[in-house]
Context: one part of a larger RNA
Molecule: small-subunit ribosomal RNA, 3' major domain
Organism: metagenome
RNA sequence: UGACGGGGGCCCGCACAAGCGGUGGAGCAUGUGGUUUAAUUCGAUCAUACGCGAGGAACCUUACCAGGGCUUGACAUGUAUUUGAAGUCUUAAGAGAUUAAGGCGACCAGCAAUGGACGGAUACACAGGUGCUGCAUGGUUGUCGUCAGCUCGUGUCGUGAGAUGUUGGGUUAAGUCCCGCAACGAGCGCAACCCUUACUGUCUGUUACCAGCAUUUCGGAUGGGGACUCAGACAGAACAGCCGGUGACAAACCGGAGGAAGGUGGGGAUGACGUCAAAUCAUCAUGGCCCUCAUGUCCUGGGCUACACACGUGCUACAAUGGUCAUUACAAAGCGUAGCAAAGCGGCGACGUGGAGCAAAUCGCAAAAAAAUGGCCUCAGUUCGGAUUGGAGUCUGAAACUCGACUCCAUGAAGUUGGAAUCGCUAGUAAUCGCGCAUCAGAAUGGCGCGGUGAAUACGUUCCCGGGCCUUGUACA
Numbered sequence: 001u002g003a004c005g006g007g008g009g010c011c012c013g014c015a016c017a018a019g020c021g022g023u024g025g026a027g028c029a030u031g032u033g034g035u036u037u038a039a040u041u042c043g044a045u046c047a048u049a050c051g052c053g054a055g056g057a058a059c060c061u062u063a064c065c066a067g068g069g070c071u072u073g074a075c076a077u078g079u080a081u082u083u084g085a086a087g088u089c090u091u092a093a094g095a096g097a098u099u100a101a102g103g104c105g106a107c108c109a110g111c112a113a114u115g116g117a118c119g120g121a122u123a124c125a126c127a128g129g130u131g132c133u134g135c136a137u138g139g140u141u142g143u144c145g146u147c148a149g150c151u152c153g154u155g156u157c158g159u160g161a162g163a164u165g166u167u168g169g170g171u172u173a174a175g176u177c178c179c180g181c182a183a184c185g186a187g188c189g190c191a192a193c194c195c196u197u198a199c200u201g202u203c204u205g206u207u208a209c210c211a212g213c214a215u216u217u218c219g220g221a222u223g224g225g226g227a228c229u230c231a232g233a234c235a236g237a238a239c240a241g242c243c244g245g246u247g248a249c250a251a252a253c254c255g256g257a258g259g260a261a262g263g264u265g266g267g268g269a270u271g272a273c274g275u276c277a278a279a280u281c282a283u284c285a286u287g288g289c290c291c292u293c294a295u296g297u298c299c300u301g302g303g304c305u306a307c308a309c310a311c312g313u314g315c316u317a318c319a320a321u322g323g324u325c326a327u328u329a330c331a332a333a334g335c336g337u338a339g340c341a342a343a344g345c346g347g348c349g350a351c352g353u354g355g356a357g358c359a360a361a362u363c364g365c366a367a368a369a370a371a372a373u374g375g376c377c378u379c380a381g382u383u384c385g386g387a388u389u390g391g392a393g394u395c396u397g398a399a400a401c402u403c404g405a406c407u408c409c410a411u412g413a414a415g416u417u418g419g420a421a422u423c424g425c426u427a428g429u430a431a432u433c434g435c436g437c438a439u440c441a442g443a444a445u446g447g448c449g450c451g452g453u454g455a456a457u458a459c460g461u462u463c464c465c466g467g468g469c470c471u472u473g474u475a476c477a
Stems, first nucleotide, its partner, number of pairs: 001477002003474003007471007015461002019425005026316008034307002042053002064302007073126001077125008087104007107116003128291002131289003137285002139280003142276001144274001149188006155164003168179003194268004199236007209225002213223003239262001242256005318418001322377006334365003339358002344353003384415001389410007431453007
């Protein structure tokens, strides 16, 4: 100087407390461990692994296994020799990779020889490696932590390591600001500048809108309008600006007014010096090492989907604030031409048929659901719950056996609110309800977004956890 203390002081955080809802019990989904296996590819492992890499494993993907093939190679560049335009079609063998045979086809320059583009063969340089090392590395990322810290120049003090500044008195979300001070300044962080949301104005009105005026098939549908909604560009608006109080005449804090918004208005992006030899050689790049008839590469089939069990994360429930049937409202944000697909018709349904319209403020996906109104159910393992299983189908796709999703009929398991323990959340939040998107032929209870309905509680900081500053002890570095 740090680190640590079941030392002290001050302060903060859904850290506790106060509340609301969960997990831990059940069934299923998904990831992991373990076990099994020819293989169950690899990585991630306290917090900071475990619905993680994977924004989607039937083939492909795919890295794994078995078997069948290839060896200048699936891919790149170059040289030499040789051959054929390139390309395309058919047949046969085979699981396919591939092999064999045949047909069509005749490019550019040149009279030709030959040369060029492109393809094949042979030889050689080389290719190739998701092989190893993240403890050789770059880059990227997690975490402490959006915590308020981390440093430097000059000066001063100290023999020196170092100290001072950065401590102290106040204050703040903040090393934020004020005052004081052997310090005076400065940098990286904080804040602001950026995006979005909330209010207003100006301008512009089509595909958006419709107040008044006409027409009307009653649909902003048509004429028309530029008010409103909305869209989008620009501008304004919030600054402790105003008033009162507290304070040290400071910084600031408390209350009030006005205001759409009030003290960082809400949300996002943004992550200092560093810590964990943290993670990644399998995104990519890369040193070294290793393989080179194989650790490279092509194909078929299998596996990554196994199952005594253990754990994590979720979904659905155990019901009456509910279930079911009928009727009837109200979104936002997205996506669409190898696409979204309306009306109509068929089917109980998944869906089929059909094909209007739309490269979309125009058309479509599209029905929002919870809610509301009315009927039934009356506390039961039930009209709760839907696992499992049997049968019959639909769709995607060469192909759903291993191993897809969905539909209908039948079946109707566990489960009556969950031990010790443990998690999230402070407001348009929790809880609850549906909608969309990415990936994608098909395949979400996951992920990322969107809106609808919409709470309770916070006395307080003694305690648990983590963090910041000052101080103290130390046989630790």